[in-house]
C1' cells in the first nucleotide's frame, strides 16, 4: 500500500432477522448485623468511536473518516 476483526454505562462485556439500549463489577442510598466486612432491596450513571446516506424507523445496512488488533506484501 492491500485484506480482515473491534469500538455500546467508570471496567469487563451481551444485544438473535432494522422497532423495548441492557448484564456483572465499581457507585450511591435504604434495611437486616456489635460492625468498615457480608447478604437483601432500590436508583442513578449512555451523542451506542466521528461525520453523512437509505427506511415510516438505524447499535444494527451503506459511504467516508479517526483509532486498536490481526494477516499479506
Nucleotide at each position: 500500500g492491500g485484506g480482515g476483526g473491534g469500538u455500546u454505562a467508570g471496567c469487563u462485556c451481551a444485544g438473535c432477522u432494522g422497532g423495548g439500549a441492557g448484564a456483572g463489577c465499581g457507585c450511591u442510598u435504604g434495611g437486616c448485623u456489635g460492625g468498615c466486612a457480608g447478604c437483601c432491596a432500590a436508583g442513578a450513571g449512555g451523542u451506542c468511536a466521528g461525520g453523512g446516506g437509505u427506511u415510516c424507523g438505524a447499535u444494527c445496512c451503506c459511504c467516508c473518516u479517526a483509532u486498536u488488533c490481526u494477516c499479506c506484501a
Predicted 3D model of a 73-nucleotide RNA (transfer RNA) from a Bacillota bacterium. Rfam family: tRNA. The sequence was found in a public genome assembly. Taxonomically the source falls in Bacillota (Bacteria, Bacillati).